[in-house]
């Protein structure tokens, strides 16, 4: 000087205050007293998954989404982890729009002669004709040159009137066989037409996968439920449900004017953590090991103040839970590896 990976996110200590629990006393209740405990690695983004609640008695089908090389972990996933090919880097490593263009259908501005059943612009080579030179007219060509992100495979010899896979090595394309690997794929050999552009994060095609709403879900008490107008009405009208068969229910919509919304619960023991052991290259997984319990608030708690150390402190403050992904971050510290002097 990089590149991978982890830990920390200031500390001690006093005093004073907050939210919760456990227990003690005392009370109509409140207020006390004592012990625990109380903001993150991302709590952000709301981008994926699921856990649970409910529609629901439980289905099909069609639209819609997604995902996208091969194996494996996972409750699950568009994650993770190992590997194949491809690109970037000297290198440790790091990205990936990683299935099909020969099943259609679009598109490829401008530029160029032509952008796909595709071409002859400028040359080149033969042959007639005319001219003092220029030059036109048949015929062949696609190697050379221009145009463009891309133009009927590259490169070298040979061969030709001049070129052309015309021919040949030898790269690539493709076909079969063999050897290795669970497999994507690599290698090896014979061979073959030497050849049908790019793009599917265009529309498609194939494989897989996917109810639907969300804690303001929802269940319980209380408390209030008074009333006008209009429309459909079982051949109908609701719900499941974006549509349709199916199926269940008996009532459903539109509006004016009134009253009543308060309290518990869901609310934190979990696919939970942290160590040891065994297996695994790894993500994981197993053991009935050993251990630990770490916010549940609901106008919404973490605070103020003093001493001292230091690295002088970023990016940031939970609201039903959990795995993941992105984003955003001063400083300090461990570990392995590259590269250079």
């Nucleotide at each position: 000087a990089g590149u991978a990976g982890g830990a920390u996110a200031g500390a001690u200590g006093a005093u004073c205050g907050c939210g919760g629990c456990u227990g003690g006393a005392a009370u109509u209740a409140u207020a006390c007293c004592a012990g625990g405990u109380g903001a993150g690695g991302a709590a952000a983004g709301u981008c994926c998954g699921g856990g649970c609640u409910u529609c629901a008695u439980a289905g099909g089908g069609c639209a819609g989404g997604a995902u996208g090389c091969c194996g494996g972990a996972u409750a699950a996933c568009g994650u993770c982890c190992g590997g194949u090919g491809g690109a970037g880097g000297u290198g440790a490593c790091u990205c990936c729009c990683a299935g099909g263009a020969a099943a259609g259908u679009g598109c490829a501005a401008c530029a160029g002669a032509a952008a796909a059943c595709a071409u002859a612009c400028c040359g080149c080579c033969a042959g007639u004709u005319a001219u003092u030179a220029u030059g036109a007219c048949u015929g062949g060509u696609a190697a050379g040159g221009g145009c463009g992100a891309a133009a009927a495979g590259g490169c070298g010899a040979g061969g030709u009137a001049a070129g052309a896979g015309c021919u040949c090595a030898c790269c690539g394309c493709u076909u079969g066989u063999c050897u290795g690997g669970u497999a994507a794929c690599a290698g090896a050999c014979a061979g073959g037409g030497c050849a049908u552009u790019g793009u599917a994060a265009a529309c498609c095609c194939c494989a897989u996968c996917c109810g639907a709403a969300g804690c303001a879900a929802g269940a319980c008490c209380a408390g209030a439920u008074c009333u006008g107008a209009g429309g459909c009405u079982a051949u109908a009208u609701g719900g499941c449900u974006g549509c349709c068969c199916g199926u269940c229910a008996u009532g459903c919509c539109u509006u004016g004017a009134g009253g009543u919304a308060g309290g518990u619960c869901g609310c934190u023991u979990g696919a939970a953590c942290u160590c040891u052991g065994u297996g695994g290259c790894a993500a994981c997984a197993c053991a009935u090991g050993a251990g630990u319990c770490u916010a549940g608030a609901u106008a919404g708690a973490u605070g103020a103040u003093c001493a001292u150390c230091c690295a002088c402190g970023a990016c940031a403050u939970a609201a039903c839970c959990c795995g993941g992904c992105u984003u955003a971050c001063a400083g300090u510290c461990c570990u392995a590896c590259u590269c250079u002097a």

This is a predicted structure of a 341-nucleotide RNA (Bacterial RNase P class A) from uncultured Eubacterium sp. Rfam family: Bacterial RNase P class A. From the family's description: Ribonuclease P (RNase P) is a ubiquitous endoribonuclease, found in archaea, bacteria and eukarya as well as chloroplasts and mitochondria. The prediction has a mean pLDDT of 77. RNAcentral holds the sequence, with entries from MGnify.